Description:
This is a predicted structure of a 112-nucleotide RNA (FMN riboswitch aptamer (RFN element)) from a chicken gut metagenome. The coordinates come from a structure-prediction model, not an experiment, and the mean pLDDT is 84.
């Protein structure tokens, strides 16, 4: 200094109306870690409030969810068999991790 850097509604039911409800499925950002991690350990986003700024924006602080149980081994809450759990803010004929938005953004960090 370039590039890159979030996946996921398929049936089934009720209903005016739901991919938002109810049953079934589906889905897992970065780093580390005596062994491969969504639920150990940090982190980043998001959110929230304060100063700063004419805005764009930047600083700072805060807040931040969830798993046990055997089994192998020298080590695994990380494998493997079982079982359970959890997911920012705004919107919507009707409550959304999965749909539409901010976001063609930022951004841990990774590659060169």
């Nucleotide at each position: 200094u370039u590039u890159c850097a979030g996946g996921g509604c398929g049936g089934a039911g009720u209903g005016a109306a739901a991919u938002u409800c109810u049953c079934c499925a589906c889905c897992g950002g970065u780093g580390g870690u005596g062994a491969u991690a969504g639920u150990c350990c940090a982190c980043g986003a998001a959110c929230u409030g304060c100063c700063a700024g004419u805005u764009a924006u930047g600083g700072c602080a805060g807040c931040c969810g969830a798993u046990c149980c055997g089994a192998u081994g020298a080590a695994a809450u990380u494998u493997c068999g079982g079982u359970a759990c959890c997911g920012a803010c705004g919107g919507u004929u009707a409550a959304a991790g999965u749909c539409c938005g901010g976001a063609u953004g930022a951004a841990a960090g990774a590659a060169a």